[in-house]
Context: one part of a larger RNA
RNA sequence: GCCUGCGAGUUAGUGGCAUGUGGCGAGCAUAAGCCGUGUGGUGUAUGCGUAGCGAAAGCGAGUGUGAAGAGCGCGGUGAGUUGCAUGUUCUAGACCCGAAGCGGGGUGAUCUACGCAUGGGCAGUGUGAAGCACGUGUAAGAGCGUGUGGAGGCGCGAACCCACGUCAGUUGAAAAUGGCGGGGAUGAUCUGUGUGUAGGGGUGAAAGGCCAAUCAAACUCCGUGAUAGCUGGUUCUCCCCGAAAUGCAUUUAGGUGCAGCGUUGCGUGGUGCUUGGUGGAGGUAGAGCUACUGGUUGAUUAAUGGCCCGGAUUGGGUACUGAUGUCAGCCAAACUCCGAAUGCUAUCAAGUUAGCGUGGCAGUGAGACUGCGGGGGAUAAGCUUCGUAGUCGAGAGGGAAACAGCCCAGAUCGCCGGUUAAGGUCCCUAAGGGUGUGCUGAGUGGGAAAGGAUGUGGAGUUGCUGUGACAACCAGGAGGUUGGCUUAGAAGCAGCCAUCCUUGAAAGAGUGCGUAAUAGCUCACUGGUCAAGUGAUUCUGCGCCGACAAUGUAGCGGGGCUAAGUACACCACCGAAACCGUGGCAAAGAAUAGUUUUGUUUUUUGGGUAGGGGAGCGUCCUGUAUACGGUGAAGCAGCGGGGUGACCUUGUUGUGGAGUGUGUGGGAGUGAGAAUGCAGGC
Numbered sequence: 001g002c003c004u005g006c007g008a009g010u011u012a013g014u015g016g017c018a019u020g021u022g023g024c025g026a027g028c029a030u031a032a033g034c035c036g037u038g039u040g041g042u043g044u045a046u047g048c049g050u051a052g053c054g055a056a057a058g059c060g061a062g063u064g065u066g067a068a069g070a071g072c073g074c075g076g077u078g079a080g081u082u083g084c085a086u087g088u089u090c091u092a093g094a095c096c097c098g099a100a101g102c103g104g105g106g107u108g109a110u111c112u113a114c115g116c117a118u119g120g121g122c123a124g125u126g127u128g129a130a131g132c133a134c135g136u137g138u139a140a141g142a143g144c145g146u147g148u149g150g151a152g153g154c155g156c157g158a159a160c161c162c163a164c165g166u167c168a169g170u171u172g173a174a175a176a177u178g179g180c181g182g183g184g185a186u187g188a189u190c191u192g193u194g195u196g197u198a199g200g201g202g203u204g205a206a207a208g209g210c211c212a213a214u215c216a217a218a219c220u221c222c223g224u225g226a227u228a229g230c231u232g233g234u235u236c237u238c239c240c241c242g243a244a245a246u247g248c249a250u251u252u253a254g255g256u257g258c259a260g261c262g263u264u265g266c267g268u269g270g271u272g273c274u275u276g277g278u279g280g281a282g283g284u285a286g287a288g289c290u291a292c293u294g295g296u297u298g299a300u301u302a303a304u305g306g307c308c309c310g311g312a313u314u315g316g317g318u319a320c321u322g323a324u325g326u327c328a329g330c331c332a333a334a335c336u337c338c339g340a341a342u343g344c345u346a347u348c349a350a351g352u353u354a355g356c357g358u359g360g361c362a363g364u365g366a367g368a369c370u371g372c373g374g375g376g377g378a379u380a381a382g383c384u385u386c387g388u389a390g391u392c393g394a395g396a397g398g399g400a401a402a403c404a405g406c407c408c409a410g411a412u413c414g415c416c417g418g419u420u421a422a423g424g425u426c427c428c429u430a431a432g433g434g435u436g437u438g439c440u441g442a443g444u445g446g447g448a449a450a451g452g453a454u455g456u457g458g459a460g461u462u463g464c465u466g467u468g469a470c471a472a473c474c475a476g477g478a479g480g481u482u483g484g485c486u487u488a489g490a491a492g493c494a495g496c497c498a499u500c501c502u503u504g505a506a507a508g509a510g511u512g513c514g515u516a517a518u519a520g521c522u523c524a525c526u527g528g529u530c531a532a533g534u535g536a537u538u539c540u541g542c543g544c545c546g547a548c549a550a551u552g553u554a555g556c557g558g559g560g561c562u563a564a565g566u567a568c569a570c571c572a573c574c575g576a577a578a579c580c581g582u583g584g585c586a587a588a589g590a591a592u593a594g595u596u597u598u599g600u601u602u603u604u605u606g607g608g609u610a611g612g613g614g615a616g617c618g619u620c621c622u623g624u625a626u627a628c629g630g631u632g633a634a635g636c637a638g639c640g641g642g643g644u645g646a647c648c649u650u651g652u653u654g655u656g657g658a659g660u661g662u663g664u665g666g667g668a669g670u671g672a673g674a675a676u677g678c679a680g681g682c
Base pairs, nucleotide, nucleotide: 001682002681003680004679005678006677011092012091013090015089016088017087018086019085020084021083022082023081024080027048028047029046033042034041035040052059053058062074063073064072065071095233096232098230102223103222104221105220106219107218113197114196115195116194117193118192119191120190121189122187124156125155126154127152131148132147133146134145135144136143160184161183162182164181165180166179167178168177199215201211202210203209236616237615238614239613240612241611246259247258248257249256250255260364261363262361263360264359265358266357267356268355272352273351274350275349276348277347278346279345280344286338287336288335293332294331295330296329297328298327299326300325305320306318307317308316309315367392368391369390370389371388372387373386374385375384376383397408398407399406412584413583414582415581417580418579419578423574424573425572426559427558428557432571434570435569436568437567438566439565445561451545452544455542456541457540458539459538460537461536462535463534464533472529473528474527475526476525478502479501480500483497484496485495508523512521513520585606586605587604588603589602590601591600592599593598617671619668620667621666622665623664624663625662626661627660628659635655636654637653638652639651640649641648642647
């Protein structure tokens, strides 16, 4: 891992509430017990109901308050009670499995920690303390030397003890080991045996270490099925309806209570919803502001203040400041002289089928994205938080290559029928190499900005132009003058100032290059040659550059496309579980026959998680009725048949070898795929 079996809403209570169905009924029912074995009899304590009000005394269809015949509060012509079944709840382990833990009683020091008692072990070798002897030395010593001696938590190094490094091992040879090295090795040494200390306790040269592979409180049994707002699991079928992820509160935020939204009974009717007409309230979007409150730009006005002058007066001046007024232009969630659309609301009408009240039972209270209106953020986020609508959630089908939340469309079932939606029609791939007129030339299409550019199409405005434009070519482009200043120089061309006059067809006191300064080249401007358009600018369609990334083209789904791209218009076709056709099933309503069931016609409906309601299938046991069985029961299997399904088949065939089916009741240890489920097998 697979297979088989087992495996989770149960039981109790003279409990509570509700629904269904019985008994009796102004009453109903017994409990313990007793007689007793007939699921019988007895038992009337007690409980609920028949009257309420008051704190109570108490009074009573009333009573309490009160001074009150007032007012007010609560009551007042009535159905209960008790079985059974079901739903749910309370108390119990209470659907099942699951803690870490807490408490009590015991068992452990054969491992290990420390202590005590009594034993044992430590090859070999080195060093050579004290003391002693002798010698020397001294006044005597001290000292020194040579021997002797054999000390030491001394040295080297086996046994023994330890565990520092590294390699291996790491489903190991081993639940801590092996190899090669390493440390201690007469000591605070190692070790045998016996014995002591026990769980909030021991022991500890102290690491929270060790106390039997278990230690920040051992192990074992019991309390115990501790508790678990947490995780996981929870077993047959069909039919009807069908949510929520919100508000308020919470030692509350992944829990819960009440409300909201679901379902199912009962009651109630025109109350719900949609559209249209008519009538209302409003201060949003927008807009506006000499209409307020504030903000703000420019011009103008110029008070006040500063500074200066002054004869020190009520004066004068001022490249300072700039209130206020005027003119022009703007801004505002907490501005409004104004002011929609939607939405809300009242009423009337039409359509439709909801609404409301009250009981039983819930689930939900983590929401997600998209469009629109806002806040937060950076007018960031697949961000966050509100409002509003949709979809997903709980929604399948078609499209978007693939793709919960986008587009189309809401799946009752069958059909080898038809029409369409979104989206498509060259091939993959169903359907057009469709029609007409343009555009694009970039593979743009098929990713992107600021910015840039004689790309190209369209529509304008405007200048010059047969009195000859634009471009090109030929020629001129002068004189006063080297303007004045400055400067070493400054002559059109470093810089400052001015920027005139003359000749002329035209020519700047000079557009650029250039020189040390001149020179030189060139432009503006003019004439000629040529011969028809040529410049500037605005708006707009489609393109170009800007454009660099990591496995492999890789930013059309691919092939490929110059249309099979794109704009507008048009005609066809394809395309879904949509719609239609056709046949069947179910639910609800209406009409009709019937009236206990039901039949016929017709209308609408039938996606569905949590969840509510309804109807059934199957297993085991049992009451009753009935049926079958060695001429072959159950079980198992094949074929055939039936039912919407759970399933059925006493049709038939084989196997099997002794019990079983059906109808109608009753009762449950009643349905397996999941729980890192349990046991067994492989």

Predicted 3D model of a 682-nucleotide part of an RNA (large-subunit ribosomal RNA, domain II) from Arcanobacterium sp. Taxonomically the source falls in Arcanobacterium (Bacteria, Actinomycetes, Actinomycetales, Actinomycetaceae). Model confidence (mean pLDDT): 85 of 100. It matches the Rfam family "Bacterial large subunit ribosomal RNA". Its family is annotated with ribosome and structural constituent of ribosome in the Gene Ontology.